[in-house]
RNA sequence: CGAGCUGAUCAGACGAUCGCUGCCAACGUGAUUGGUGGAGGAAAGUCCGGGCUCCUGAGGUCAGAGUGCCAGGUAACGCCUGGGGGGCGUGAGCCCACGGAAAGUGCAGCAGAAAGGAAACCGCCGGCCAGCCAUUGCUUGCCGGUAAGGGUGAAAAGGUGCGGUAAGAGCGCACCGCGCGUCUGGUAACAGGCGUGGCGAUGGUAAACCCCACUCGGAGCAAGACCAAAUAGGGAUCCAAGUGCCGUGACCUCCGGCGGAUCCGGGUAGGUCGCUACAGGCGGACGGUGACGUCCGUCGCAGAUGAAUGAUCGUCCUCGACAGAACCCGGCUUACCGAUCGGCUCGCUUU
Numbered sequence: 001c002g003a004g005c006u007g008a009u010c011a012g013a014c015g016a017u018c019g020c021u022g023c024c025a026a027c028g029u030g031a032u033u034g035g036u037g038g039a040g041g042a043a044a045g046u047c048c049g050g051g052c053u054c055c056u057g058a059g060g061u062c063a064g065a066g067u068g069c070c071a072g073g074u075a076a077c078g079c080c081u082g083g084g085g086g087g088c089g090u091g092a093g094c095c096c097a098c099g100g101a102a103a104g105u106g107c108a109g110c111a112g113a114a115a116g117g118a119a120a121c122c123g124c125c126g127g128c129c130a131g132c133c134a135u136u137g138c139u140u141g142c143c144g145g146u147a148a149g150g151g152u153g154a155a156a157a158g159g160u161g162c163g164g165u166a167a168g169a170g171c172g173c174a175c176c177g178c179g180c181g182u183c184u185g186g187u188a189a190c191a192g193g194c195g196u197g198g199c200g201a202u203g204g205u206a207a208a209c210c211c212c213a214c215u216c217g218g219a220g221c222a223a224g225a226c227c228a229a230a231u232a233g234g235g236a237u238c239c240a241a242g243u244g245c246c247g248u249g250a251c252c253u254c255c256g257g258c259g260g261a262u263c264c265g266g267g268u269a270g271g272u273c274g275c276u277a278c279a280g281g282c283g284g285a286c287g288g289u290g291a292c293g294u295c296c297g298u299c300g301c302a303g304a305u306g307a308a309u310g311a312u313c314g315u316c317c318u319c320g321a322c323a324g325a326a327c328c329c330g331g332c333u334u335a336c337c338g339a340u341c342g343g344c345u346c347g348c349u350u351u
Stems, first nucleotide, its partner, number of pairs: 001347010012316007020038007040322001044333002047331005052220004057254006064216005069083005084098001085096004099211002104209002106205002121150002123146006130139003158176006177199001178197008224273004234264006244258004278300001280299008
């Protein structure tokens, strides 16, 4: 100097004029004046987890859904942190749907001799008959042995090498791989050492069914509570005295309650609460590798309801993207113009 990896912060600014809205105060009961606040890092997706609200008489049997290495954090999680294993990258780093194939079932086209108690297409070796022949030998057929070589395929009876054999083969040996046993380190996942066995667990696949471990009632702020007002405590049809409906996942039993289903028609769709002080923000100290925790101090930071922050002018500059709360919070995922700061890696050049 260039190219990368990773962490954190900001999210146009300032001024003037008019306008909207929460709270407080004054004055008043109509409004006005003053003060002080007023969208995001994702407010988005509605994907997870909860807080909160309501339902829940008892017992039993299940289904369904989710997660999936180990240890921690957290209110909790499918999130975060650290570690282990695997993969990618020269590296800093990044990614993982990471329990089980010796419980069972299923699936794998074509090719290939053969696809999971499968073997012989080409080949190699031995023997026999026949033919040819210049001896060794060559050719066709048959019988036996073989799976080292070749071919097909994603995958073919562990891999490489040496010996051995008629030719071969873990047939034997060495190393690696695999199984079993044991020791060391670590909380653990796991890593390493030693010994032993020629070793078929014949291989793959579980974001295939399945098995195992753990977690889970349901519905949701249009939850729910209160106030006021109005109407028609309406009508029709079918069924029914229980073999029905309700008691908030399903089913069964007991118990308790009640008529049930469908359609037509009428009234009200008003107001208050829920609605913002919390698992809260910021700063410091201590503990911890870290996520985070404890203590001390300090601050109050939108609460609309057809839905509030807009319009105009001027200046500056990094020239402004993605984009608007609706009960709230912790995450994940997606979208995105730029700016600033820190740490680390690789390459080139110079000293």